[in-house]
Context: one part of a larger RNA
C1' cells in the first nucleotide's frame, strides 16, 4: 500500500447487499427443530353434520287427544373431520450443526474390476387357493413413579404354509430351490327389492420374480499433499503361498498350515501440529499466506463399546451395555444428552431475537384435499465489511462582530456568517400501489381407455382463490434549511505554522529522536492538512 469473520478509543443521518462464538467438542432451564398415511386394519375416546326409531324430563302451543322446537341417552345408516391410542406402510441414513479426531486411499487429480442401489423411467411374466396369532380392547394383579405381568375376544397390504416359476439362483447338466396383497372409483345383470349380498365386467394406485436403465454407494490402484535426523532403524498377522471362513464385494478381512519374507536416508519408525479440495488474499509474475461465509468430500455426536433394523446406518433428536456429570424418588428404583433454531451460565478483547410464516423454493408422508418442516424464505439487532446518496444551492464586502497573530499600520478565520433569492434528495406526515402467484380446486371441450356418454387419464378453455415480508418496491402531494460532521495529523521521513505554558518536570515517540527559559516535537489555543459517517490504533497475512 492492499487485506481482515476483527477488537478497542472518539463520532454517527439514510437506504441497498453481504457478514456475525475465531475463545470452553465447557455445562445448560424453557419452546419448538420429523412426521404422515382412515385409499392397509380393528375400531369411535373427543368435535361436527344428516337421516329415521325409541325413551326420559322440562318448556312453548293445546281442542289435553297430541303437536313442533330445543336438551339429553342408546342403537343404525351413509358422509367429514382428527389419527386422540393401538397394528401396519413409508420416511426418521436426507435436510441442519461442529471440525475434537486424522499425515490416511482422508482429500485432491486420473484411472481400474470383483459389487450393492429403496423411490424413479423401460420390458417380461405372474397376483390361484388356505390358515395360525398379536396388539388396541376387556377383567384381574404390581408399582411412588417410568413401567410391567396374567387370563380372554379381534383385523389387515402384518405374520406362515400350499400350489404356479417366462426370466432367475444352484446343478453332477439328469435336475432340484425359491413369489405374491389387496385399496380405490364407475358399470351391468340376478336374486332380494331398495338396501345389503353374490357373481361378471372395467379404471385406477399398489404387490411378487426377473432383465436393462438412471442415480445413488462400498472397493482398488497411480500420483500429489506440513515440520522435525537432538527420532535410523521398524515390522510375527508382519510380507507371500495353498485351502476354507467371511462379506453386496476384492483382499491377512479372518483362521489352519507352508514359505521367511515387507518397508527404509529418493527419510521407514516415531514425536509435533493440522480436516481436505474449488477457492480467498497479497503479488508484474513467480511465489507466499490461509481454507469464516458458499459449494464438493470426509470425520464426528455427553466419553468409550457393541450390535439390531432396514435398499441404506453400525444411526444428532433409535436401542444396549460400561464411565462421568445432571435431575426425581415412597431409597426399591428411574429420568437425561443443543456441536438443530433461539435462548442462558461460563470462558473471552469480542460475536445476533427465547421473532413472523409455510406465501415462494425444496424436502416427507398421502391418489388428492391437505399435513408436518427453526431446511428455506422473511422480519430484528450490530457502521462489521463493500456500495450508494444526503447533511443544501446561488447571491452576498460594510471584507460586520468576535477570536488568534502583530512591527500596532494591518493581517487572518473569509464568501466563511448574517442578509437576499431558491430548491427539498433522503428522513418525517398522507394517499395511490406493481411484481415475486405458478398451481390446487370446480364446472367444462376434446381425445385416449372401455360394453359404456360412468369412472379414471392426457391436454386445453373458463371461473372461485391462495403474500409471512407488508405501514413492500415504485409513484403522487404536504410543509420548512428544515433534523442530519466527525476523526486523526501538522520537526524529518509526510501533505500541512504560529502563540501561550511548561523549564531534562510533566509529558511524546513508528525509526531518527524532542523536553535543562525564546520547544513549528510536551499540554493548550488560533491557523491549517488528509481522510470523512467515519476517523485513528492495536493485532495479523502479503
Nucleotide at each position: 500500500g492492499a487485506u481482515u469473520g476483527a477488537a478497542c478509543g472518539c463520532u454517527g443521518g439514510c437506504g441497498g447487499c453481504a457478514u456475525g462464538c475465531u475463545u470452553a467438542a465447557c455445562a445448560c432451564a424453557u419452546g419448538c427443530a420429523a412426521g404422515u398415511u382412515g385409499a392397509a386394519c380393528g375400531g369411535c375416546a373427543g368435535c361436527a353434520u344428516g337421516u329415521a326409531u325409541c325413551u326420559u324430563g322440562a318448556c312453548g302451543c293445546u281442542u289435553c287427544g297430541g303437536u313442533u322446537g330445543a336438551a339429553c341417552u342408546a342403537g343404525c345408516a351413509g358422509g367429514c373431520g382428527u389419527c386422540a391410542a393401538g397394528u401396519g406402510g413409508c420416511g426418521g441414513a436426507c435436510g441442519g450443526g461442529u471440525g475434537a479426531g486424522u499425515a490416511a486411499c482422508g482429500c485432491g487429480u486420473a484411472g481400474g474390476a470383483a459389487u450393492c442401489u429403496g423411490c424413479c423411467c423401460a420390458g417380461u411374466a405372474g397376483u390361484g387357493g388356505g390358515g395360525g396369532a398379536c396388539a388396541a380392547c376387556c377383567a384381574g394383579g404390581g408399582g411412588a413413579a417410568a413401567c410391567c405381568c396374567u387370563g380372554g375376544c379381534u383385523a389387515a397390504u402384518a405374520c406362515c404354509g400350499c400350489a404356479u416359476a417366462c426370466a432367475c439362483u444352484c446343478u453332477a447338466c439328469g435336475g432340484a430351490g425359491a413369489a405374491a396383497a389387496g385399496g380405490a372409483g364407475g358399470c351391468c345383470u340376478c336374486u332380494u327389492c331398495u338396501u345389503g349380498a353374490a357373481a361378471g365386467c372395467u379404471u385406477u394406485c399398489g404387490c411378487u420374480a426377473u432383465u436393462g436403465g438412471a442415480u445413488g454407494a462400498g472397493c482398488c490402484u497411480a500420483u500429489g499433499u506440513c515440520g522435525g535426523a537432538u527420532u535410523a532403524g521398524c515390522u510375527a498377522g508382519u510380507u507371500g503361498g495353498u485351502g476354507a471362513g467371511g462379506u453386496a464385494a476384492u483382499g491377512g478381512c479372518u483362521c489352519a498350515c507352508c514359505a521367511a519374507g515387507g518397508c527404509g536416508a529418493c527419510g521407514a519408525u516415531c514425536c509435533g501440529u493440522a480436516g481436505c479440495u474449488g477457492g480467498u488474499u497479497u503479488g508484474a509474475g513467480a511465489g507466499g499466506a490461509u481454507g469464516a461465509u458458499c459449494a464438493g468430500c470426509c470425520a464426528c455426536a455427553c466419553u468409550g463399546g457393541g450390535a439390531c433394523u432396514g435398499a441404506g446406518a453400525c444411526a444428532c433428536g433409535g436401542c444396549c451395555c460400561a464411565g462421568a456429570c445432571u435431575c426425581c424418588u415412597a431409597c426399591g428404583g428411574g429420568a437425561g444428552g443443543c456441536a438443530g433454531c433461539a435462548g442462558u451460565g461460563g470462558g473471552g478483547a469480542a460475536u445476533a431475537u427465547u421473532g413472523g410464516a409455510c406465501a415462494a423454493u425444496g424436502g416427507g408422508g398421502g391418489c388428492a384435499a391437505c399435513c408436518c418442516u427453526g431446511a428455506u424464505c422473511c422480519a430484528g439487532c450490530a457502521a462489521u465489511g463493500c456500495c450508494g446518496c444526503g447533511u443544501g444551492u446561488g447571491u452576498g464586502a460594510a471584507g460586520a462582530a468576535g477570536g488568534c497573530c502583530c512591527g500596532a499600520g494591518g493581517g487572518u478565520u473569509g464568501u466563511a456568517a448574517a442578509g437576499c433569492a431558491c430548491u427539498u434528495u433522503c428522513a418525517g406526515c398522507a394517499g395511490u400501489g406493481a411484481g415475486g402467484a405458478a398451481a390446487u380446486c370446480u364446472u367444462u371441450a376434446u381425445a385416449g381407455u372401455u360394453a359404456a356418454u360412468a369412472c379414471c387419464u392426457a391436454u386445453g378453455a373458463a371461473g372461485c382463490u391462495u403474500g409471512a415480508c407488508g405501514u413492500u418496491a415504485a409513484c403522487u402531494g404536504c410543509a420548512g434549511a428544515a433534523g442530519a460532521a466527525g476523526c486523526a495529523c501538522c520537526g524529518g521521513c509526510u501533505a500541512a505554522c504560529u502563540c501561550c505554558g511548561u523549564g531534562c518536570c510533566a509529558g511524546c515517540a513508528g525509526c531518527c529522536g524532542c523536553g535543562g527559559u525564546a520547544a513549528u516535537a510536551c499540554g493548550g489555543a488560533g491557523g491549517g492538512u488528509g481522510c470523512a459517517a467515519g476517523c485513528g490504533u492495536u493485532a495479523a497475512u502479503c
Predicted 3D model of a 542-nucleotide part of an RNA (small-subunit ribosomal RNA, 5' domain) from an uncultured prokaryote. The prediction has a mean pLDDT of 83.